[in-house]
Context: one part of a larger RNA
């Protein structure tokens, strides 16, 4: 590993992306003839043998002899586009044709047949030596090897056993059996198979074969009386160009994957622009003694005119209803209007590519509030601070005031119950009806005055967020169509956990300006 768990008990990186690594659709010689070997089976004869039986015949026994059919399991060779590699040298069973020669048996007859023996050709089953190449693995089968003790095991009466390897048999001379066998795994070696998995191959043929043909170019055995030279012929390499031969040579197009095209969709994202009312403040007005605010007070504002009323103006912040068990994004998040900018998703399509995919150490992007740094802005809330209450006290709840902050730009930080407390990616298992988004249909209704084209209506299809009912199933339940297909356990990949505490704590590494992040212990205790 077989074989844990991971929603709530320890535990899915916040979220994508990606490199190494791991894993990755389907397809290619299946099948049919003919001939032969072996090895058990059944069925039916026949001979032998026993027993019954007057006989037919019946029965019984076979390691027994044989014959036929039937169908089974293991081979082998050949043919069907199917190769067993192709050569050069030996060695050369079996078959085959002669030829000579015994022997038996035959004919008038070395006639014909049979069965040896020798020798001559053919032909090549298999073998040994070199040559010239050959896709390469894994897998799985058989063998050799692969110390001995130990294990398992076979023999043996250590008086038994644990052991040990001895013993037994005759008895004056001697003889005989033994010290077995198995297991022995990774890697090497050798044989067989070729199903699976991977790996190469002919696309700008620089592709393959050849009864070929022509060139360039190296080498030099042998033979031309002899020795030396120079060339040819031959004989082998290499190498080019021509000709021929060939069914010449591109597997499909995965309810995988990109890509293109079309008509959409959406509060997805940038930058601009534009609006809505509310708050606070300011200014003008009018009327007046209270007003805040609470459980109930009070700090607190107020005849220098508060709160309220009306009208106007100005700043920032926000985006009410409408607004959903609705939508869009990879998460965070996203909601005033129009205009640009470039991106996605689903759908639809008799478009294209041809494995391009999935999932990921390392590294990378983005990542709520809160924090930090330098600017802007600073209405509103509001950490900190203050003050009035409560209260045994209150350094809180509540009241009044406030500052940092909240807003934004530019840069950092990089964490959250960043939660669906559920990892992506793939197949499969059940019914149900809303809803969004497309595509596709239909005599239906409506805009309209007919078509076009939208809005209904109803059915089918993909593809989303979810919901309800059941449990075949799952689970410690709670409860889940996944948390199911799991003791009947392996789809394919990453990550994490291993009693409570001490600790997310020290150390030591990065990283950060801090603040802290990330990695991350042990003693002890229980």
């Nucleotide at each position: 590993u077989u074989g844990c768990a991971g929603u709530u008990a320890a535990a899915a990186a916040g979220c994508u992306c990606g490199u190494a690594g791991u894993c990755g659709a389907a397809c290619u010689u299946c099948g049919g003839g003919c001939c032969u070997g072996g090895c058990g089976g059944g069925a039916u004869g026949g001979u032998c043998u026993g027993c019954c039986u007057u006989a037919c015949g019946g029965u019984a026994u076979g390691u027994a002899c044989u014959g036929u059919c039937c169908g089974g399991c293991c081979g082998g060779g050949c043919c069907u586009u199917a190769c067993c590699u192709c050569u050069u040298g030996g060695u050369g069973a079996g078959g085959c044709u002669g030829c000579a020669u015994g022997c038996c048996c035959u004919u008038u007859a070395c006639u014909g047949g049979g069965u040896g023996u020798g020798u001559a050709g053919u032909g090549g089953a298999a073998c040994c030596a070199g040559g010239a190449a050959u896709u390469u693995u894994a897998c799985c089968u058989u063998g050799a090897g692969a110390a001995a003790a130990u294990u398992a095991g076979a023999g043996u009466g250590u008086u038994c056993a644990a052991a040990g390897c001895a013993g037994g048999c005759a008895a004056u001379u001697g003889c005989c059996c033994g010290a077995a066998u198995a297991c022995a795994u990774u890697a090497g070696c050798a044989u067989g198979g070729a199903a699976u998995a991977a790996u190469a191959g002919a696309a700008u043929a620089g592709g393959a074969c050849g009864u070929g043909c022509g060139g360039u170019u190296c080498u030099a055995u042998u033979u031309u009386g002899u020795u030396g030279g120079u060339u040819u012929c031959u004989a082998g390499g290499a190498u080019c160009g021509c000709c021929g031969u060939a069914a010449u040579g591109a597997u499909u197009a995965a309810u995988a994957g990109g890509g293109a095209c079309g008509g959409u969709c959406g509060g997805g994202g940038g930058c601009a622009u534009u609006a809505g009312u509310a708050u606070u403040c300011c200014g003008u007005u009018g009327c007046u003694a209270g007003a805040g605010g609470u459980g109930a007070a009070a700090u607190u504002c107020u005849u220098a005119g508060a709160u309220u009323u009306a009208c106007g103006g100005a700043a920032g912040a926000c985006u009410a209803a409408c607004a959903u068990c609705u939508g869009c994004g990879a998460a965070a998040g996203c909601a005033u209007u129009u205009g640009c900018c470039a991106a996605g998703g689903a759908c639809g399509u008799u478009u294209u590519c041809a494995u391009u995919g999935a999932u990921c150490a390392a590294g990378a992007a983005c990542g709520a509030a809160g924090g930090u740094u330098a600017g802007g802005g600073g209405a509103u809330c509001a950490a900190a601070a203050a003050c009035g209450a409560u209260u045994a006290g209150a350094u809180a709840c509540c009241g009044u005031u406030g500052u940092a902050g909240u807003c934004u730009u530019a840069a950092c930080a990089g964490u959250a119950a960043a939660c669906u407390a559920u990892g992506c990616c793939g197949a499969c298992u059940a019914g149900g009806g809303a809803u969004c988004g497309g595509g596709c249909c239909a005599c239906g209704u409506u805009a309209u005055u007919u078509u076009c084209u939208g809005a209904c209506u109803g059915g089918c299809u993909c593809g989303g967020c979810a919901c309800c009912u059941u449990a075949c199933g799952a689970g410690a339940a709670a409860u889940c169509a996944a948390a199911g297909u799991c003791u009947u356990u392996g789809g394919g990949u990453u990550c994490u956990g291993g009693g409570g505490g001490g600790a997310g704590u020290a150390u030591g590494g990065u990283c950060g300006c801090a603040a802290g992040g990330c990695u991350g212990a042990a003693a002890c205790u229980u």